[in-house]
The prediction has a mean pLDDT of 76. Predicted 3D model of a 64-nucleotide RNA (Fluoride riboswitch aptamer (crcB RNA motif)) from Candidatus Saccharicenans sp. The organism belongs to Candidatus Saccharicenans, within Bacteria. It matches the Rfam family "Fluoride riboswitch aptamer (crcB RNA motif)". Gene Ontology terms of the family: positive regulation of gene expression and response to fluoride. It was read from a public genome assembly, where an Rfam model found it.
RNA sequence: UCCUUCCAGGGGAAUGAUUUCUCCCCUAUAUAAGCGCCCGCCGGCUGAUGACUUCUACCCGAAU
Numbered sequence: 001u002c003c004u005u006c007c008a009g010g011g012g013a014a015u016g017a018u019u020u021c022u023c024c025c026c027u028a029u030a031u032a033a034g035c036g037c038c039c040g041c042c043g044g045c046u047g048a049u050g051a052c053u054u055c056u057a058c059c060c061g062a063a064u
Stems, first nucleotide, its partner, number of pairs: 008027006016055002020051002036045003
């Protein structure tokens, strides 16, 4: 000096909060991880999760 691993820290996994867990990137403040899909345009489609628990917003149905 370089690489790898562990610990710690930080940033992320297409719209909010929360519990737990998983994964990705970085070791610096970036040219990283990440920033959904279809479509030439017009326009269209799924989902509040990476997964789980609870809630909030929205949508559908039923009851009071």